A computed fold for a 543-nucleotide part of an RNA from a metagenome, annotated as small-subunit ribosomal RNA, 5' domain. The prediction has a mean pLDDT of 82.
Context: one part of a larger RNA
RNA sequence: GAGCGAACGUUAGCGGCGGGCUUAACACAUGCAAGUCGAGCGAGAACGGGACCUUCGGGUCCUUAUUAGAGCGGCGCACGGGUGAGUAACACGUGGGUAAUCUGCCCUUUGGUGGGGGACAACCACUCGAAAGAGUGGCUAAUACCGCAUACGUUGGCCAGGUCUGCGGACUUGGCCAGGAAAGCUGGCCUCUUCUUGAAAGCUAGCGCCGAAGGAGGAGCCCGCGGUGCAUCAGCCUGUUGGUGGGGUAACGGCCUACCAAAGCAUAGACGCAUAGCUGGUCUGAGAGGAUGAUCAGCCACACUGGGACUGAGACACGGCCCAGACUCCUACGGGAGGCAGCAGUGGGGAAUAUUGGACAAUGGGCGAGAGCCUGAUCCAGCCACGCCGCGUGAGUGAAUAAGGCCUUCGGGUCGUAAAGCUCUGUGGAGAGGGACGAAAGCCAGGUGGUUAAUACCCAUCUGUUUGACGGUACCUCUUUAGCAAGCACCGGCUAACUCCGUGCCAGCAGCCGCGGUAAUACGGAGGGUGCAAACGUUGCUC
Repeated sequence: GAGCGAACGUUAGCGGCGGGCUUAACACAUGCAAGUCGAGCGAGAACGGGACCUUCGGGUCCUUAUUAGAGCGGCGCACGGGUGAGUAACACGUGGGUAAUCUGCCCUUUGGUGGGGGACAACCACUCGAAAGAGUGGCUAAUACCGCAUACGUUGGCCAGGUCUGCGGACUUGGCCAGGAAAGCUGGCCUCUUCUUGAAAGCUAGCGCCGAAGGAGGAGCCCGCGGUGCAUCAGCCUGUUGGUGGGGUAACGGCCUACCAAAGCAUAGACGCAUAGCUGGUCUGAGAGGAUGAUCAGCCACACUGGGACUGAGACACGGCCCAGACUCCUACGGGAGGCAGCAGUGGGGAAUAUUGGACAAUGGGCGAGAGCCUGAUCCAGCCACGCCGCGUGAGUGAAUAAGGCCUUCGGGUCGUAAAGCUCUGUGGAGAGGGACGAAAGCCAGGUGGUUAAUACCCAUCUGUUUGACGGUACCUCUUUAGCAAGCACCGGCUAACUCCGUGCCAGCAGCCGCGGUAAUACGGAGGGUGCAAACGUUGCUC
C1' cells in the first nucleotide's frame, strides 16, 4: 500500500446492488418447512339442492359432475433446504478403466395385455389401557395380493459355427430343452354383430400395465498423478499378504468364512500424533510465490450420541423404523412422548451477526388426464453504513475586506468572497395527481387443418377471455422553500499541515525514534491549517 463475513469509538442525508452466528455440531417454547391423486378402490357424514310423506315438531329417498376427516392402493418423501462435527482418505481435483456393474420417471423401437382365486383395512360388535395405543370376532372392493395360460425378445443348460481377444473371455448366427409377465381407468360413437328409445362383450381416442432392445441423464466400483505439520513418531501389520473351496453383492475384491502358505508395507517416510472438509475460486504480488476456501457453483460427509437393518429403481434414510445411551417432557407409577446443523424465533456462549413478515405473481420441484393442491426451494419485503458504487448537503455575484474570534513588531495580518445582501436552480426531502415492465401460459368459447365410419373424442394452430406478493413500489408530471442534510482523524521527523495560552519529568502522549524537570510546533485547550468524507479513525488478521 492492498484486502476483510469483521469488531470497537465518534458521527450520520438518500438510493441501487450484494452481504449478515467466523464463538457452543450448545440446549430448544411456539408456528410453518412434503405432499398429492375420487379419471385405481370400498365406504361416506355435516351443510346445500331435488322428490315424497307429514301428527307441521320432523322423517325417508335421490343427488358422488358438492365435499370433509379417515382407510386400502399408486407416485413422491433418496430431490430441494441446512451444517462442516468427522475425514490426511481414491474424500477431493484431474486423466483413464468397467470384457466386473445397476438405473424409477423420460425418449425411440418392438411384441403382448387371456382366464381365475383367496384375503386384509376402512366399517360393525366386544374387550384391555390414565394416555399413547392394542387385542379378538364378523363383512367388503381394487391398478392391493396369489396361482394358471401364453413367450417375439430374454435367462439357464446342451450342440454346431463366425469375429475379436488382455487367452480369463466378450460379441454374434442357427437348433433343441427348461424357467419366467401383465391391470385396468376415462371420454366419445353406432359403420359392422346382438338386443334395438338407446346401449353392449363392438368400434375409436387418450392415460396406463407387462416382456425385450437402444438412448439420455444418474449412480456404484477400480487405477495413474496432485495438494500438510512433526523423525523429540522408526519400525508397522494376523484377515494381516497371497492361494483354494464356499458364501455374499447390481458388480470386482479378505467383502465374509473354512483350510493352506508366510507373506505384505517402510528413510522416495510406513506406523503414530497433531491439524484440516476438498475444488472452481478469493486476497495479495510485476511475476514466481504466499495466504485462504464466507457469499455463488461442483463433489463429499453428517443429521441428539453410538449401532442396525426394513421398504424401495435409488437410503442404511435431517422433519421414517428398531435397539442402547445422555438429556427434556407427560403419567393414574403400570407406562409413554421428543430430537431446529430447514425458515423465523428463544436462552446461553461471545467483541460480534437480522423478522416468530408477504406471496406462490414469476422460475423450479412433487402429485394429478386436467382444473388444481402443496412448496420458509424461490421471488419479495423488514432490520443493520457490514461492503462496493452513485447522488446530495446548493449555484452565480458580492469589499464598507462588516461585526466577532485569533495573532501582532500595535502599523497591521488572518478566518475571508467566507458571511450578510442581490439573482437563480430544485437532485434528495415534503405535498398532490398519474402509474408500470416483470404475463408467457392454462381453463373456457369460437374458427381452420389433421385423425376417423364420424360434424364425437383427441392433436396442431389462430382469435377472444383470465392471472402481480413486490406495490399504488419504480418511473413521470405539477407545487413548495436554500429552506430539512458534515463529520472524523491528524499538524516534531518518518508524513501533507503552526502559532498562542495552560501545565511544569506533574498531568499526560507514543506505530518507531522519542516528547514533558517555566518560553513544549510532540501533553491539554483555543485560533489557524492538512487529509479523507457519509464517513473517519483504532484494533485484529492476510499478502